RNA sequence: CGAGUUGGCCAGGCAAUCGCGAUAAAAUUUUUUAUCGAGGAAAGUCCGGGCUCCAAAGGGUAGAACGCCAGGUAACGCCUGGGAAGCGUGAGCUUACGGAAAGUGCAGCAGAGAGUAGACCGCCAAUUGGUUUUCCAGUUGGUAAGGGUGAAAGGGUGCGGUAAGAGCGCACCGCGCAACUGGUAACAGUUUGUGGCAAGGUAAACCCCGUUCGGAGCAAGACCAAAUAGGAAUCCGUUGGUGUGACCCGCACUGGAUUCGGGUAGGUUGCUUGAGGUUGGUGGCGACGCCAAUCCUAGAUGAAUGAUUGUCCAUGACAGAACCCGGCUUAUCGGCCAACUCAACUU
Numbered sequence: 001c002g003a004g005u006u007g008g009c010c011a012g013g014c015a016a017u018c019g020c021g022a023u024a025a026a027a028u029u030u031u032u033u034a035u036c037g038a039g040g041a042a043a044g045u046c047c048g049g050g051c052u053c054c055a056a057a058g059g060g061u062a063g064a065a066c067g068c069c070a071g072g073u074a075a076c077g078c079c080u081g082g083g084a085a086g087c088g089u090g091a092g093c094u095u096a097c098g099g100a101a102a103g104u105g106c107a108g109c110a111g112a113g114a115g116u117a118g119a120c121c122g123c124c125a126a127u128u129g130g131u132u133u134u135c136c137a138g139u140u141g142g143u144a145a146g147g148g149u150g151a152a153a154g155g156g157u158g159c160g161g162u163a164a165g166a167g168c169g170c171a172c173c174g175c176g177c178a179a180c181u182g183g184u185a186a187c188a189g190u191u192u193g194u195g196g197c198a199a200g201g202u203a204a205a206c207c208c209c210g211u212u213c214g215g216a217g218c219a220a221g222a223c224c225a226a227a228u229a230g231g232a233a234u235c236c237g238u239u240g241g242u243g244u245g246a247c248c249c250g251c252a253c254u255g256g257a258u259u260c261g262g263g264u265a266g267g268u269u270g271c272u273u274g275a276g277g278u279u280g281g282u283g284g285c286g287a288c289g290c291c292a293a294u295c296c297u298a299g300a301u302g303a304a305u306g307a308u309u310g311u312c313c314a315u316g317a318c319a320g321a322a323c324c325c326g327g328c329u330u331a332u333c334g335g336c337c338a339a340c341u342c343a344a345c346u347u
Stems, first nucleotide, its partner, number of pairs: 002342009012312007020037007039318001043329002046327005051217004058249004063213005068082005083097001084095004098208002103206002105202002120147002122143009155173006174197001175195005180189003221269004231260006240254004276295008
């Protein structure tokens, strides 16, 4: 000085004037004052819960989700750390990561042959014919080292051996199994022994294995007030019916369902003090936990924060809470900070 990797922070600020919503206090004629008032994703409604109700009697089948190991968490399909495979010079990044010898399926074309899958060209031996050194053609048998096809072809290199070859044998590498060592484990190994050892790939194909799994949802639910028509009709009915995911068994109860018609749709609550925030200390590689102190930071309901002026600047992108929280995913203008990696030059 350049190019990268990883993590964190900010989300316009300040001042003035007017205008909105909530809470509290005062004042009485509906006013004054104070405080507070959209996000890092509030978005998607994708996961997990808190809370409310069904409402408590459960079991099984199907179904769904997850899938290396160990931890964190209220919990998770999330997060942290480690392992393996792969990518990158590297810092680092990615992974839908259990099982292919339980079974089924799939892999076009080419090729002899694509899974308990092979003989096209070749090589060798015998034999027949032609030529008559060779060599050529046919038949029979052996062969899978060489060539070819293909994304992939019955481990690789070398030596021996053979009629020619072949793990046929041997050495080394690779692979399987066992022991030992390290590690909580997944796994790993300049370890030891043993086996000539192969029936490949694919499960984000069906499938097998292991673990987990009630539903509906703040328009849940509770209370108050008011109004109406204590309406009508049809079907099933104890061998039935109903009971908040499907089906079956069980249990509880004894009526249930559909259509037409009428009334109300108003108010209060749920509704914001929380698995809460901030600061400091402490344990841990880390996610995070514990202790202490301190703070209360939106609760609207046809839906609140807007406008003007001045100034600073990074010249505002993506974009507005509706019961609450923990995550993931997606969108996005810019700015700042820290650590690490690589290349070049100079000293």

Model confidence (mean pLDDT): 78 of 100. Bacterial RNase P class A from Thalassocella blandensis, 347 nucleotides, folded computationally. Taxonomically the source falls in Thalassocella (Bacteria, Pseudomonadati, Pseudomonadota, Gammaproteobacteria). It was read from a public genome assembly, where an Rfam model found it.